A computed fold for an 85-nucleotide RNA from Firmicutes bacterium UBA5301, annotated as c-di-GMP-I riboswitch aptamer.
Its mean pLDDT, the model's own confidence on a scale to 100, is 89.
The source organism's lineage runs through Bacteria, Bacillati and Bacillota.
It matches the Rfam family "c-di-GMP-I riboswitch aptamer". Gene Ontology term of the family: cyclic-di-GMP binding.
It was read from a public genome assembly, where an Rfam model found it.

[in-house]
RNA sequence: GCACGAAAAUGGCAAACCUUUCGAAAGAAAGGGACGCAAAGCUGCGAGUCUAAAGCCGAGAGGCUACGGCGGUCGAGCUACCGAA
Numbered sequence: 001g002c003a004c005g006a007a008a009a010u011g012g013c014a015a016a017c018c019u020u021u022c023g024a025a026a027g028a029a030a031g032g033g034a035c036g037c038a039a040a041g042c043u044g045c046g047a048g049u050c051u052a053a054a055g056c057c058g059a060g061a062g063g064c065u066a067c068g069g070c071g072g073u074c075g076a077g078c079u080a081c082c083g084a085a
Base pairs, nucleotide, nucleotide: 004083005082012037013036017032018031019030020029021028022027035072041078042077043076045075046074047073048070049069050068055064056063057062
């Protein structure tokens, strides 16, 4: 240095839920709050998945669809604290 994740240490992030705001929704942001996380840091590149405003189909009930999302769904790429086997 690379890989890896034992024991510790310095720390970090922050689920559900509540309040407010944005959004058609999925969801996101801010504040509170901690289920957990050794990348639960960053990136929509690949897969998967969620929503369906607009559009299309339908007599109707409804159905299809991402140009919208999910990085705490997985993979991949980039970066990173400590340091045993």